[in-house]
This record gives sequence, C1' cells and structure tokens, in this order.
RNA sequence: UCUUAUUCUCAGGGCGGGGUGAAAUUCCCCACCGGCGGUAACCCAUUCUUUCGGGAAGCCCGCGAGCGCUUUUCCCAUCGGGGGAAAAGGUCAGCAGAUCUGGUGAAAUGCCAGAGCCGACGGUCAUAGUCCGGAUGUAAGAGGAUAAGA
Repeated sequence: UCUUAUUCUCAGGGCGGGGUGAAAUUCCCCACCGGCGGUAACCCAUUCUUUCGGGAAGCCCGCGAGCGCUUUUCCCAUCGGGGGAAAAGGUCAGCAGAUCUGGUGAAAUGCCAGAGCCGACGGUCAUAGUCCGGAUGUAAGAGGAUAAGA
C1' cells in the first nucleotide's frame, strides 16, 4: 500500500419581496436550492520539466432514497371482480426528471459567455423542488478503528 472480516462515526439545500383572492411560503411576477460515485481540456498545490496529489457537471454515464411493480403472509369484504397491512425482491425500470446556442480548441452536453430546463409520495381553507408528515427512518457512499492475509 492492497484485500478480507468485524465495528464505529458521518451522510440534503432552499420562499425573501410583490400581485390576485374569503383562503395560497401551493396560483402569477421576481427570488432561492442542487445527494453519492465516475469522467475532465479548468482551478489549486508541487516540480527545472514530466509524473504524482487535491478540487471541479442538478440536466454526460451510473447509483441512492421515495412512489409504482412483483412475490409471500395476514386481515376485511364479496356470488364474483376487489380493498387494506406487513415483510421481502432489486432488474422489473414504469414514474427515472431536465441543455441548448455561440466562443476557444486536435478534441468540450464538462472550460468561457449567454439563454433555457428539471425536481418522489401523502397532507393542506387553493394546485408545493422550498411548508407539514412518514423520517430520531432508509441509503448511494465517505472517513476512522481493530484483526487476519498478501
């Protein structure tokens, strides 16, 4: 340094102003926010140089939570079709969302400039990325400790 096992810690931000209205942080105008890993022509540090190190994408690739779906069990109802709860699954991938234009260049959906676009489910005097709730939850993963091995 790497691998494996055990274990611990951590792991999401944002409605401010105005308008309408009986009522809106939900509508309209302006505002604000951007999980995790990868990629890297940019940045930082280092070096004589190269290498090495660190950072860098909401909309490029992949992942996660949530909803859906499937399976199992239980409960309710029914002639039948059904309804509800819990657990499991993770490819089933449906919701899975969203970027273009110009510039530079050998090369850019990543750099520079500009203009756009997207955001689970349930709740609500009125439609929610920003409020409340499941959630003191879960988790992609990040870091540490211990042990064994190479």

The RNA shown here (FMN riboswitch aptamer (RFN element)) has 150 nucleotides and comes from Desulfobaculum xiamenense. The sequence is in RNAcentral, with records from Rfam. Model confidence (mean pLDDT): 77 of 100. It matches the Rfam family "FMN riboswitch aptamer (RFN element)". Gene Ontology term of the family: FMN binding.